[in-house]
Molecule: RNase P RNA; transfer RNA
Organism: Bacillota bacterium
RNA sequence: UGAGUCAACUAGAUGAUUGCGGGUUUUAUUUCGAAGUAAAACCUGAGGAAAGUCCGAGCUCCAUAGGGCAGGAUGCUGGGUAAUACCCAGUGAGGGCGACCUUAAGGAAAGUGCCACAGAAACAUACCGCCCAGUAUUGGGUAAGGGUGAAACGGUAAGGUAAGAGCUUACCAGCAGUUAGGCGACUAACUGGCUAGGCAAACCCCAUCUGGAGCAAGGUCAAAUAGGAGAGAAGGAGCUGCCCGUUCCGCUUGACUCUCGGGUUGACCGCAUGAAAUAACAGGCAACUGUUAUUCCAGAUAGAUGAUCAUACUCGACAGAACUCGGCUUACCAGUUAACUCAGUAA
RNA sequence: GGGCCCAUAGCUCAGUUGGGAGAGCGCUUGAAUGGCAUUCAAGAGGUCGUCGGUUCGAUUCCGUCUGGGUCCA
Numbered sequence: 001u002g003a004g005u006c007a008a009c010u011a012g013a014u015g016a017u018u019g020c021g022g023g024u025u026u027u028a029u030u031u032c033g034a035a036g037u038a039a040a041a042c043c044u045g046a047g048g049a050a051a052g053u054c055c056g057a058g059c060u061c062c063a064u065a066g067g068g069c070a071g072g073a074u075g076c077u078g079g080g081u082a083a084u085a086c087c088c089a090g091u092g093a094g095g096g097c098g099a100c101c102u103u104a105a106g107g108a109a110a111g112u113g114c115c116a117c118a119g120a121a122a123c124a125u126a127c128c129g130c131c132c133a134g135u136a137u138u139g140g141g142u143a144a145g146g147g148u149g150a151a152a153c154g155g156u157a158a159g160g161u162a163a164g165a166g167c168u169u170a171c172c173a174g175c176a177g178u179u180a181g182g183c184g185a186c187u188a189a190c191u192g193g194c195u196a197g198g199c200a201a202a203c204c205c206c207a208u209c210u211g212g213a214g215c216a217a218g219g220u221c222a223a224a225u226a227g228g229a230g231a232g233a234a235g236g237a238g239c240u241g242c243c244c245g246u247u248c249c250g251c252u253u254g255a256c257u258c259u260c261g262g263g264u265u266g267a268c269c270g271c272a273u274g275a276a277a278u279a280a281c282a283g284g285c286a287a288c289u290g291u292u293a294u295u296c297c298a299g300a301u302a303g304a305u306g307a308u309c310a311u312a313c314u315c316g317a318c319a320g321a322a323c324u325c326g327g328c329u330u331a332c333c334a335g336u337u338a339a340c341u342c343a344g345u346a347a
Numbered sequence: 348g349g350g351c352c353c354a355u356a357g358c359u360c361a362g363u364u365g366g367g368a369g370a371g372c373g374c375u376u377g378a379a380u381g382g383c384a385u386u387c388a389a390g391a392g393g394u395c396g397u398c399g400g401u402u403c404g405a406u407u408c409c410g411u412c413u414g415g416g417u418c419c420a
Base pairs, nucleotide, nucleotide: 001343002342003341004340005339007337008336009335010334013311014310015309016308017307018306020045021044022043023042024041025040026039027038028037029036047318051329052328054327055326056325057324058323059214060213061212062211066248067247068246069245071210072209073208074207075206076090077089078088079087080086091105092103093102094101095100106205107204111203112202113199114198115197127146128145129142130141131140132139133138154172155171156170157169158168159167173195175192176191177190178189179188180187181186218269219268220267221266228260229259230258231257232256241251242250276295277294278293279292280291281290282289283288348419349418350417351416352415353414354413357372358371359370360369366403374390375389376388377387378386396412398410399409400408
């Protein structure tokens, strides 16, 4: 200097004029009062993804509890967290020259199932070939060589053999055992007999977790209508009910199911102080935790931040909260900062 | 806010036991006819919505993204 890897930050800027939402205070007005309306002053007002609705929880309801089955979710180890399928640190496998990246990563000897076509044969072997005995037919031995295939019951090399084969030896992979290290996943060494396909994003088994519905949840007030009509059914329990299904226990003595029709669609609460933000210190490899201090930072409901002008410039993309927070995934312009890797060059 | 389903030839649709991509209508050519329709025969036409993964192999299994439909509150 160029090419990369990983992490963090910003999200158009500044000024002027005018126009919107919320909060606090004051004044005025309507009014019995509350509440509403108007004006003024001050404070404040969309994102890193607000998106997707893929996860987790807080919160609310289901009259009062509990257990099981089914169903569902997760799946290497340890740690973090309110919790998670998330995050951090490791281990194994794969990719990359490397910094690094990906990982759906338990079990195939509990059972069942699938592996088309080709090939002799895909849980089981002998088509060609090699060797032996034979005139031939044929019989016996073999799985090293050839062929088919994604895959043919370990691989390479040597010795050995009638010809061969872990038959033997050396190295390697796998399986089992022992020792050492590590919390653990696992790693290393030694020994052994030689060797026990693949697929669980096939059903399944094992371990752990799991009630359901969701702010349009759920409450309060006001107002109005037709204490509406018809059919079926139970007679106080062995029934209904306790919000996906089923069952046991407990509780409850509460009746329902279907069809047609009518009224209400208004106001308020929930509604933002929160597992909050920022800074410093301490602990920890880190994620994160603790202590202290400071701050209040959107709450609409036909739905709020827009318009005009000027200046500079890196010339601006993706794109608007609707209960809240912690994550994941997807979209994306321009810029800044820090560390590391590779290549070339100079000192 | 929540549940479920779909995307295949120009059109309407099968196929999703993982191993060959199909049917009808339409189009093209030929035969037959004075000509057309009809009929018979043959043929062409496909990123199986996109991208990735598992597997020897994916329309089919798993996940992301895009578009569409339906139900409940």